Model confidence (mean pLDDT): 88 of 100. The part of an RNA shown here (small-subunit ribosomal RNA, central domain) has 351 nucleotides and comes from uncultured Rhodoblastus sp. The source organism's lineage runs through Bacteria, Pseudomonadati, Alphaproteobacteria, Hyphomicrobiales and Rhodoblastus.
Context: one part of a larger RNA
Formats: sequence, C1' cells, structure tokens
RNA sequence: UUGGGCGUAAAGGGUGUGCAGACGGUUUAUUAAGUCAGUUGUUAAAUUCUUCGGCCUAACUGAAGGUAUGCGAGUGAUACUGGAAAACUAGAGGGUGGAAGAGAGAAGUGGAAUUCUCGGAGUAGCGGUAAAAUGCGUAGAUCUCGAGAGGAACACCAAUGGCGAAGGCAGCUUCUUGGUCCAUUCCUGACGUUCAAACACGAAAGCGUGGGGAGCAAACAGGAUUAGAUACCCUGGUAGUCCACGCUGUAAACGAUGAUCACUGGACGUUGGUUCUGCUUUGCAGAAUCAGUGUCGUAGCUAACGCGUUAAGUGAUUCGCCUGGGGAUUACGGUCGCAAGACUAAAACUC
Repeated sequence: UUGGGCGUAAAGGGUGUGCAGACGGUUUAUUAAGUCAGUUGUUAAAUUCUUCGGCCUAACUGAAGGUAUGCGAGUGAUACUGGAAAACUAGAGGGUGGAAGAGAGAAGUGGAAUUCUCGGAGUAGCGGUAAAAUGCGUAGAUCUCGAGAGGAACACCAAUGGCGAAGGCAGCUUCUUGGUCCAUUCCUGACGUUCAAACACGAAAGCGUGGGGAGCAAACAGGAUUAGAUACCCUGGUAGUCCACGCUGUAAACGAUGAUCACUGGACGUUGGUUCUGCUUUGCAGAAUCAGUGUCGUAGCUAACGCGUUAAGUGAUUCGCCUGGGGAUUACGGUCGCAAGACUAAAACUC
C1' cells in the first nucleotide's frame, strides 16, 4: 500500500532475445464500446440532512420534502480513447555506396623469456633475506656458449584509444561470421517502445570425464620471526591455472545510476565518417555536421557530496525493486544441481 522513493541513506533485475500484457505517429470519413448530457426504473423501512408539529425545553418523537451512490433501460453528443476502413511519411525497417574496430568461432604460425635435457668450456660456491637458515653444489652447481624438448603468456605499438548486450576481448596470417557508423532519400508504410513468464549468454573459483602440465601456486612440508605464529618473509610443493566436452549460474556481475523517446546555454580534448574553405597539395591546417568517448562548467536538481545534452535537469511510456535495525543474502516447504550450493522466502523474539 490511491503515498513517497531507488548514484552514496532501504531499493535498478548480471545481460540480452522476446510471447501474453501495458502504451503508441499524421490525415480523412465511419461506428458509438469507453466517455459526456437529459429522461426513466430501481437502490425497502428506520437512520443521516431540511422544514413544520407534539410533550414547559432538550433528548425522544410524528408528518412532509430532499440529497448521495450503484445497477438497468431508452434518447442524444462525438472532442478524446477504442473498433472496423482508406491513405501518408517525420518513427521503424530495407536497398545502394563507403568506413573503422583486441566483436565471435575454427585452423595455422612467430619471436623474446622461464624451466628442463644433452654437449663444450670452467671452479667453489650458488641461492635467499632486514639478517639468516632450510634448499642446490666437487656424483661439478651458479655463471657462460651451442643444440634440443615442452607448456603458458603475447614486451614495444598502447591511448580517461577501439569493439561488444553484459560477462568480456590484445603477437601475426587465413577461413567462416555477428553488430555498428556515415552518405543517399531509392523502396516498404507504424511494421514501434517496454516486457511478467519462457529461452539464450554469463568473470573467477568449484564439480564430472579424458588429456596436458613450463611458470605461478590454495592445501601441505621445512626454515625463520615471535611469548606463541596454525600468518606476514624464505626454500620447496599438490590440486588448480591450460585444452576438449558437459555442469554450476554466482561477484563491489559497479556508472553501486533499467530500457526507449523528446526537450533544455556553453568551453576544451579525442575516435570514426561526410561536406566545405585555405595553403607551401603523396599532404597539412581550419570550419560545419552526424555517431561515439572524456574533462570543466550555466540554468536546474540534490540532505550534502555532486550530476549537469553520455543528467542525478524538464516531461512521456514500460519493466524491476524498497517500506525501521537485528533475527535473515536465514528456517521450513518447493524448483534446479553429481555435489558444493543456487533461486524463491517467513515467523517467534528483541531494540
């Protein structure tokens, strides 16, 4: 609970596609369901309201009148909403011509570095720390030269740069493929917006099966430190990290800000287009405009911080969510999951 809100106080769903639902551009004529007006029936009486009356007055009570509301019938109005009809092009989509990009999937491939193996050369230390020790090394280590193996990640370029719905995406090449932007105004003609349910995607960790395993590294072992040290530091080191397929479905999944549309002063950067102007014309500089991405700020908003054409301003449509703190991202039940657990979600009690 017909209210007020959701950047930080409680509150935007992790993200998309999207059925039902809600809402929906311009014009003409039509209909009359919603809507509006009159009439009429009913809405019992008592009560409430008004007037008059009866008890000395009031309470109480008698009579008459009236209002309100709902439902039905019938007559009319046609601005708005709806229905059915015709048309339009400003929304939306398509065509044509261009543009940028770590967007996605698959295959191939490159160099640097770490580690290991082999060979040469070489000798007593190396490593590590605040200092040490554990550890490695005369069975020849560290260092150095050459060859090889293997896995993982891609220095510089690199940028409040780019792309993607979000998660996220970075060596290079090829193949397949999604989306976006600009110009044109050629085509369709409202085909739109949002979206409970449903479906799909969804970091890391984790799980299952099978591979792989260089480095790093939960657990674990040892050495230190310390009163202790189940830690911080050091030496090792297994899951895991990587790949394929399947599951899980959560994050400070954050811009802590849902999506779409319209309107509202500016200044300075930057990315991708288009047009124009100037010049010393393979180009450079400037201006305008469209689409992104940043900084600062006017009005306005805000409890303040701050936001400020990428709004938290001014309006519209629609979905989600909140309603004192704890109990409680819980219990029970249900659905899902191999499990871990996830989703949904109270109450007693207490302040």